A computed fold for a 99-nucleotide RNA from Desulforamulus aeronauticus DSM 10349, annotated as Guanidine-I riboswitch aptamer. It was read from a public genome assembly, where an Rfam model found it. Its Rfam family is "Guanidine-I riboswitch aptamer". About the family: This family represents a conserved RNA structure found upstream of the ykkC and yxkD genes in Bacillus subtilis and related genes in other bacteria. The function of this family is unclear although it has been suggested that it may function to switch on efflux pumps and detoxification systems in response to harmful environmental molecules. The literature on the family includes a 2004 paper in Proc Natl Acad Sci U S A by Barrick et al., "New RNA motifs suggest an expanded scope for riboswitches in bacterial genetic control". Its mean pLDDT, the model's own confidence on a scale to 100, is 85. The model forms 96% of the base pairs in the Rfam consensus.
RNA sequence: GGAAAGUGUACCUAGGGUUCCACAGCCUCUGAGGGGUUGGUUUGGUCCAAGCGGUACAGGCGUUUACGCUACACCGAUAGGGAUAAAAGCCCAGGCGGU
Repeated sequence: GGAAAGUGUACCUAGGGUUCCACAGCCUCUGAGGGGUUGGUUUGGUCCAAGCGGUACAGGCGUUUACGCUACACCGAUAGGGAUAAAAGCCCAGGCGGU
């Protein structure tokens, strides 16, 4: 000075927001009950969700054909960009910088 080929999908979790539902405030029509609007500084349901979280399946590799392997992954930036309604430990990105 250089070096990733370190797999994918589904379900879930930490986490995330606010389209829809619920909840709360206000306004309004009202017999019950509706309609509008604001609020995520609302525990929630739907929703999004980890390279360094979990499980399963698939894929890959090996051989004794039924089993085995599929490792490791420290620290920093309230940074930048992107999608969705929106945000994020999502994606750019195992990037970038440090050791």